[in-house]
The RNA shown here (c-di-GMP-I-GGC riboswitch aptamer) has 85 nucleotides and comes from a Syntrophomonadaceae bacterium. The prediction has a mean pLDDT of 86. The sequence was found by an Rfam model in a public genome assembly. It matches the Rfam family "c-di-GMP-I-GGC riboswitch aptamer". The literature on the family includes a 2017 paper in Proc Natl Acad Sci U S A by Weinberg et al., "Bioinformatic analysis of riboswitch structures uncovers variant classes with altered ligand specificity".

RNA sequence: ACAGAUAAAGGCAAACCUGCCGAAAGACAGGGACGCAAAGCUAUAGGGCCUUUCUGAAAGCAGAAUGGCAGCCUGGCCGCCGAUA
Numbered sequence: 001a002c003a004g005a006u007a008a009a010g011g012c013a014a015a016c017c018u019g020c021c022g023a024a025a026g027a028c029a030g031g032g033a034c035g036c037a038a039a040g041c042u043a044u045a046g047g048g049c050c051u052u053u054c055u056g057a058a059a060g061c062a063g064a065a066u067g068g069c070a071g072c073c074u075g076g077c078c079g080c081c082g083a084u085a
Stems, first nucleotide, its partner, number of pairs: 004081001011036002016031004021026001034071001040077003045074003048069003052065005
């Protein structure tokens, strides 16, 4: 460096409930654990998904703008441990 164990010490916290912010997606706090070897950070790294508004006659669909999702994938940066390879 790569890899990740019926290891050790720990860490994080899904759904749901409550409070609060928001038009919403969703964020934050508390409870709670489905799970996670990066479920740490990065949305000005790329893709994807979601909200709202507008346009295309309407629905579907598409495009644009805007806000969001890192526990959707890939990438970048930082990081515990010492079995096996």